The RNA shown here (transfer RNA) has 73 nucleotides and comes from a Candidatus Colwelliibacteriota bacterium. Lineage of the source: Bacteria > Bacteria candidate phyla > Candidatus Colwelliibacteriota.
[in-house]
RNA sequence: CCGCCCGUAGCUCAGUUGGUAGAGCUGGCGCCUCUUAAGCGCAAGGUCGAAGGUUCGAGUCCUUCCGGGCGGA
Numbered sequence: 001c002c003g004c005c006c007g008u009a010g011c012u013c014a015g016u017u018g019g020u021a022g023a024g025c026u027g028g029c030g031c032c033u034c035u036u037a038a039g040c041g042c043a044a045g046g047u048c049g050a051a052g053g054u055u056c057g058a059g060u061c062c063u064u065c066c067g068g069g070c071g072g073a
Base pairs, nucleotide, nucleotide: 001072002071003070004069005068006067007066010025011024012023013022019056028042029041030040031039049065050064051063052062053061
């Protein structure tokens, strides 16, 4: 320098060919227990890496950039 893949909750990840974002874990609160752990329940937690574009509508499509990984020269 060139090509490919990835970036979504604190962490690990899903998101069905565009219809307005979810699961598990951790943490918080509660139930249970003599207490803890385990188990069960509830709630919270997101500008979807950034900025533009297309569209009535973008996590999803297009462009550029940023970060990480792999390969080639």
About this RNA:
Its mean pLDDT, the model's own confidence on a scale to 100, is 81.